This is a predicted structure of a 359-nucleotide part of an RNA (large-subunit ribosomal RNA, domain IV) from a soil metagenome. Its mean pLDDT, the model's own confidence on a scale to 100, is 88. It matches the Rfam family "Bacterial large subunit ribosomal RNA".
[in-house]
Context: one part of a larger RNA
Parts: sequence; C1' cells; structure tokens
RNA sequence: ACGUGGUCAAGGAACUCGGCAUACUGAUCCCGUAACUUCGGAAGAAGGGAUGCCUGGUCCUGUCACUGGCUUCGCGCCAGGAAGCGGGCCCAGGCCGCAGUGAAUCGGCCCAAGCGACUGUUUAGCAAAAACACAGGUGCGUGCCAAGCCGCAUAAGGCGCCGUAUACGCACUGACGCCUGCCCGGUGCCGGAAGGUUAAGGGGAGAGGUUAAGGGGUAACCCUGAAGCUUCGAGCCGAAGCCCCGGUAAACGGCGGCCGUAACUAUAACGGUCCUAAGGUAGCGAAAUUCCUUGUCGGGUAAGUUCCGACCUGCACGAAUGGCGUAACGACUUGGGCACUGUCUCGACCACGUGCUCG
Repeated sequence: ACGUGGUCAAGGAACUCGGCAUACUGAUCCCGUAACUUCGGAAGAAGGGAUGCCUGGUCCUGUCACUGGCUUCGCGCCAGGAAGCGGGCCCAGGCCGCAGUGAAUCGGCCCAAGCGACUGUUUAGCAAAAACACAGGUGCGUGCCAAGCCGCAUAAGGCGCCGUAUACGCACUGACGCCUGCCCGGUGCCGGAAGGUUAAGGGGAGAGGUUAAGGGGUAACCCUGAAGCUUCGAGCCGAAGCCCCGGUAAACGGCGGCCGUAACUAUAACGGUCCUAAGGUAGCGAAAUUCCUUGUCGGGUAAGUUCCGACCUGCACGAAUGGCGUAACGACUUGGGCACUGUCUCGACCACGUGCUCG
C1' cells in the first nucleotide's frame, strides 16, 4: 500500500450519474392497520406492545390403578377416572443483568408517476427489460384423401388427426373496463365476366431451298421448274393474366391549405376560396413522442434542465403497427420522504492475509 473482516466523536446523503455499497429492519404471540379495489386483495400495510428465570395457583390435556355398561366371554369394546409422572395456556407474586427471539438463522418502510395486466420466457460467455410469451379479442383460409406442413423421382409414407368449423392452420392485437371514427383514389386480396390485349398450339393463304424434266451453251455452267422432301409463314381460332367493372381497412396504408369575420382588445361559434380518395372523431397531449425548451402557471426545495398537477402553440399523439384508463403484480424505470448508516465532511484505529522497505 492493497485485500478481507470489525469499530468510531459530532453531523446524517452534505457523497454520487444514481443512497452504488454499508447500515437499519428481522423470529413468534397480542393490539392495530389508510387510499384504492376487479371485493379476492392492498396487508406482514403503516404503527405499537410482549418474550428470560424462580415460587404459588385455577384450568386444559397424555398415561393409568380402579369403577360402570355392553359382550361373540376373548389378553374384547365403550364411557368415566384417584394418586403418581409428563405436556400446555393463563393469573398472581418475586429475582437478575446494559441487554431475556441475550448466540445463530432471521422483511427496512412509505408516497407519487411511466411501461408491461398477471405467474412465466430470453441474448450458454458484458443486456432479464418496457423485449418474447400469455389467457382474451378480431380477421382470413379450410367440408376432409381439408387447408397447411415434412418427404420426394411433381413418390410411397407421415404430421395435421384416430381430430371434423365450439375443429385445425395463418396473421395481427394482447387480462379487465370504456371504446375502436372518416377514406377503397394507389397497392394487395376477393368477386365478375361483356369488351380490349394476349402464349403455346391449331390453321395454312403465300414464299424460299433442293431437282426429275424442259430450254440455252462446245463445255464449265446458266434459265425455267412438277412431284417429293424441307425451311419460313399472314389473315383466322386460341386460356389464365393484365386492362376493365365492383367489393374489401382488427388488409398494406392515408386522414389538407389560404383569407376574412363578434360593440375595448384578443379570439373566432360563422363565411369565402382552392385542393383531395378522405381531410384526424373520441380520448390523450412539452408525453419512453415537444425542435424552439430549463415553454408558461401551480406543487414540492432555502435553492429543482429532473419529478408531479395543469395549459395546448401536437416541429412530428391518436384509436387492435390499437386509443385512454386500471386493482394486483415487477431483481424494470423516474421523482420525493421516514428510518438508517464511514457514501460523505475527514479521516482514525483494530484483526488476519498479501506485497514492498529496513533488519
């Protein structure tokens, strides 16, 4: 000096990002216990008191001599039960210490807010959470050899399921309460089939190649060219899809601007105009969302960029990518308080261990 353990005057969070760490609390019995609430809880809420030992006593209780009844007469069954010994609550009196759950094991508590309903699950090895899951809700698919999935040689076989729409699969949401507005123009999905477009294929008008033959040429070769073989091939016929016509938002998604107006001012219930598929409803709102911003006001503090309650000017909340509440729950997050403390003012000492220096 470091590590581990222990103690501390006065103060008591002044420490610090933050009470991190420490300390306090702690068992059992009794008294007592608020808001709120889904009436279960909250709750061990909070907050108090008692606890050892000795003596005496009233009760309760175990064992049992014995007594009574029953008896299948059994060392049987039932009831009561003295003395002694044992267990327990309570009452009264007394005793000792600083201290009686005398050691050890052994909750600190409260208020307010955010998020997630809850118990659960998770990054084996830096994240346990507000993330995942979850009961519950909704939509879509699926009529059974189901849909969907595994497998595979476009198999067999298997799961689904020895189930059958109160079922199974997929997706979103996520207890519960109150609710979930408007837009189908775009994209997707579903339905429709009149018209437009349209593949392979069908079809074959027509065209090309080749040449038997004919013609020309002394010849090489040239011209014409049937059939066959072969290549190309228009009109025309030709499905789904797309275009088109509808539906559908708990499908993907979206949910305006400018100007004027009331007898102070301010504001604008009201009016005008432009655009749109439709212009954000309820509720909430400087929010896990607010840039300006430490917004403004109120509360709490002597003093508060945090926190709580309001306001609404929502840069850029908003309704199952759910909205707003919510008792209970949480090794979650934020603010405050009581208690408590070496976290600190500010450091000191003790024990053990390690290192270093000296000897």